[in-house]
Model confidence (mean pLDDT): 88 of 100. Large-subunit ribosomal RNA, domain VI from a soil metagenome, 257 nucleotides, folded computationally.
Context: one part of a larger RNA
RNA sequence: CGCAGGAGACUUGAGCAGUUUUCUCCCUAGUACGAGAGGAUUGGGAGGGACGUACCUCUGGUGUUCCAGUUGUCCCGCUCGGGGCAGCGCUGGGUAGCCAACGUGCGGCCAGGAUAAACGCUGAAGGCAUAUAAGCGUGAAACCCUCUGCAAGAUGAGGUCUCCAGCUCUUUUAGAGCAAAGGCUCCCGGAAGACUACCGGGUCGAUAGGCCGGGUGUGUAAGACCAGCAAUGGUUUAAGCUGACCGGUACUAACAG
Numbered sequence: 001c002g003c004a005g006g007a008g009a010c011u012u013g014a015g016c017a018g019u020u021u022u023c024u025c026c027c028u029a030g031u032a033c034g035a036g037a038g039g040a041u042u043g044g045g046a047g048g049g050a051c052g053u054a055c056c057u058c059u060g061g062u063g064u065u066c067c068a069g070u071u072g073u074c075c076c077g078c079u080c081g082g083g084g085c086a087g088c089g090c091u092g093g094g095u096a097g098c099c100a101a102c103g104u105g106c107g108g109c110c111a112g113g114a115u116a117a118a119c120g121c122u123g124a125a126g127g128c129a130u131a132u133a134a135g136c137g138u139g140a141a142a143c144c145c146u147c148u149g150c151a152a153g154a155u156g157a158g159g160u161c162u163c164c165a166g167c168u169c170u171u172u173u174a175g176a177g178c179a180a181a182g183g184c185u186c187c188c189g190g191a192a193g194a195c196u197a198c199c200g201g202g203u204c205g206a207u208a209g210g211c212c213g214g215g216u217g218u219g220u221a222a223g224a225c226c227a228g229c230a231a232u233g234g235u236u237u238a239a240g241c242u243g244a245c246c247g248g249u250a251c252u253a254a255c256a257g
Base pairs, nucleotide, nucleotide: 001153005164006163007162008161009160010159011158015150016149017148018147021049022048023047024046025045026044027043033038051107052106053105054104055103059101060099061098062097066093067092068091069090070089071086072085073084074083075082076081112144113143118138119137120136121135166178167177168176169175170174185257186202187201188200189199190198207253208252209251210249211248212247213246214245217241218240223236224235225234226233227232
């Protein structure tokens, strides 16, 4: 820009892409078959491998904004207690998130159509025979369908529901302006994201921050007291601190246009 008024939702699916893998065991059955050894077709069931995909409840990894221990050095006048730097100084743990993980869930199925090789029915030419010449079947991971994703610029531009639908002017097959529904910009944000887009919110408000409560993690803070000559230990104390998690609360910012 188009889809012959504008708008908000929900859709159909032409077409395109993907998937469509494989093994073992059990029952049928030690049956059919076979002298025996051996050992099925078929039908049903179970469990795996690899691959794919989603997720983070569990098991783990990461987690340089959480907690603790600790070395050297400088600083806060000193002690105590802390802070800076040294790869996050090093080390031990670890929330959320993230993880084609070593974890968890799910997937390939089934059914159908038309067939290949192959196997048949009926059957003449050619009184027989013949699956073929007319005709009719069975039959594969391949094909179509089924299943998953995208999809009306599918210009052949589809469908359904709902909302708003008028006015003014002019040089009047047309143009300009203003409105309605609605949308955009702007702002606060987000399991959304390179940007954009998408989604939530904008005071008639819990959108983000703060604060409060809870959770989680770390592992018993500081100070004081007690014991010990002291290093240190004990009590107060499962303490103190605690990012992203779960709630609440208009204190701050979503103002004004």